[in-house]
Context: one part of a larger RNA
RNA sequence: CCCUCGCAAAGGAACUCGGCAAAAUUGCCCCGUAACUUCGGGAGAAGGGGUGCCCCCCCAUGCUUUCUUACGAAAGCAAGAAGGGGGGUUUCAAUAAAGAGGCUCAAGCGACUGUUUAGCAAAAACACAGGUGUCUGCUAACUGAAAACAGGAUGUAUAGACACUGACGCCUGCCCGGUGCCGGAAGGUUAAGAGGAGGGGUUACCCUGAGCUUGUCGAAGGGAAAGCUCUGAAUUGAAGCCCCGGUAAACGGCGGCCGUAACUAUAACGGUCCUAAGGUAGCGAAAUUCCUUGUCGGGUAAGUUCCGACCUGCACGAAUGGCGUAACGACUUGAGCGCUGUCUCUGCGAGGGGCUCG
Numbered sequence: 001c002c003c004u005c006g007c008a009a010a011g012g013a014a015c016u017c018g019g020c021a022a023a024a025u026u027g028c029c030c031c032g033u034a035a036c037u038u039c040g041g042g043a044g045a046a047g048g049g050g051u052g053c054c055c056c057c058c059c060a061u062g063c064u065u066u067c068u069u070a071c072g073a074a075a076g077c078a079a080g081a082a083g084g085g086g087g088g089u090u091u092c093a094a095u096a097a098a099g100a101g102g103c104u105c106a107a108g109c110g111a112c113u114g115u116u117u118a119g120c121a122a123a124a125a126c127a128c129a130g131g132u133g134u135c136u137g138c139u140a141a142c143u144g145a146a147a148a149c150a151g152g153a154u155g156u157a158u159a160g161a162c163a164c165u166g167a168c169g170c171c172u173g174c175c176c177g178g179u180g181c182c183g184g185a186a187g188g189u190u191a192a193g194a195g196g197a198g199g200g201g202u203u204a205c206c207c208u209g210a211g212c213u214u215g216u217c218g219a220a221g222g223g224a225a226a227g228c229u230c231u232g233a234a235u236u237g238a239a240g241c242c243c244c245g246g247u248a249a250a251c252g253g254c255g256g257c258c259g260u261a262a263c264u265a266u267a268a269c270g271g272u273c274c275u276a277a278g279g280u281a282g283c284g285a286a287a288u289u290c291c292u293u294g295u296c297g298g299g300u301a302a303g304u305u306c307c308g309a310c311c312u313g314c315a316c317g318a319a320u321g322g323c324g325u326a327a328c329g330a331c332u333u334g335a336g337c338g339c340u341g342u343c344u345c346u347g348c349g350a351g352g353g354g355c356u357c358g
Stems, first nucleotide, its partner, number of pairs: 001353008010344002014342001019339001027051005036041001038167001052089007061078007090094001102337007109329002114126002130165007142151003168324004173254003178251002180247005187242003193236002198231005205223003211217001212215001255273005282316001283313001294310005
């Protein structure tokens, strides 16, 4: 010096990002217990008193006797353990060791108990009952598989699947133009297929005919039926798309400029442009606010944090839910009481280690 412990004058968070760590609280009995509340809670709220030992008394218990129909009452005896009351007494202090809540106030988030990153994250993340939408009539939808088949389910719409939201309370506004989904089928567009007008190639045959072996010869050229073959117009031809309508607890979206009131300021009001429609209720410098330590109020001697307001919302907003909310939380933030070696500011002690010397 390091590790693990113990103690500490005065102060008591001045430490520090932060009371991290430590200290403190702690059992049992009695008294007492607020706001708020979903009436269950909150509650072990908070807060206060008691706790050893000795003596006396009482009550309770058991047995016997008497009275009484019975319940029960009275007296006596036994045991004095636990309990209650009174008195006395020792100590600084009255739970024997181990074990064994610190408390309060305010705010955020998530309703809750649960779940999770095996090995840096336990959370405001996931899940959750509850809510809503969509699909599915049973060989269900959906999932696995190439299929058979299996799951769904030995279930059957009060069922099952998928998606979003997430107890409860009060609520959940406007937009269907775009994208998606659902429905529609008159018209437009549209594949293979069907169809086959027409065109091309080939040549039996015909025409012409170089040539010479003069022939029912014949190169090259031209024409050309059927067949074969290549190509191919019209016409026909489903879904889809175009089109018509619906649908936002589907994906999503929810304006700008100018003017106006008898101080000023502001604008209930008006004008105008654009839009599918221009953000309703509630909330708001917020887990969201850039400017920003916004401004005012509270708390402090002093407060970029915190709480209450305001609204100028850079860039809240209604199941990608909005706003509240008792209870709950090893959650996050702020404040206070208690308590302390966290600190002022260190010291001493115990055990272990390291280092040095022998």
Molecule: large-subunit ribosomal RNA, domain IV
Organism: Thermodesulfovibrionia bacterium